[in-house]
RNA sequence: ACGAAUCCUGCGGGAGAGAACGGUCCGCAACCCGUCGCCGAAGGCGCAACCGGCCCCGGAAACGCUCAGGCAAACGGACCGCAGGAGGAUG
Numbered sequence: 001a002c003g004a005a006u007c008c009u010g011c012g013g014g015a016g017a018g019a020a021c022g023g024u025c026c027g028c029a030a031c032c033c034g035u036c037g038c039c040g041a042a043g044g045c046g047c048a049a050c051c052g053g054c055c056c057c058g059g060a061a062a063c064g065c066u067c068a069g070g071c072a073a074a075c076g077g078a079c080c081g082c083a084g085g086a087g088g089a090u091g
Base pairs, nucleotide, nucleotide: 006086007085008084009083010082011081012080013079018036020035021034022033023032037071038070039069043067044065045064046063050059051058052057053056
């Protein structure tokens, strides 16, 4: 001096599935209780391709499970783009 992985912040984009039914309250929705039906892209868990060490461990998905979460809008939302910051691989 170039500035990788990774993390944080801001802005933008961002899917799926009952505003389900009954009860309480209420103008409705939400919360709470019960009943089924669904979704997966917060989180979590599991297997595995593969990777690392070494003969048995570890890491590991947008796959699977649906515990949690969600099923009008809003909020949230993996992930993507841009900007900034931390970081400091590599040469």
This is a predicted structure of a 91-nucleotide RNA (Glycine riboswitch aptamer) from Tepidamorphus gemmatus. The source organism's lineage runs through Bacteria, Pseudomonadati, Pseudomonadota, Hyphomicrobiales and Tepidamorphus. Its mean pLDDT, the model's own confidence on a scale to 100, is 80.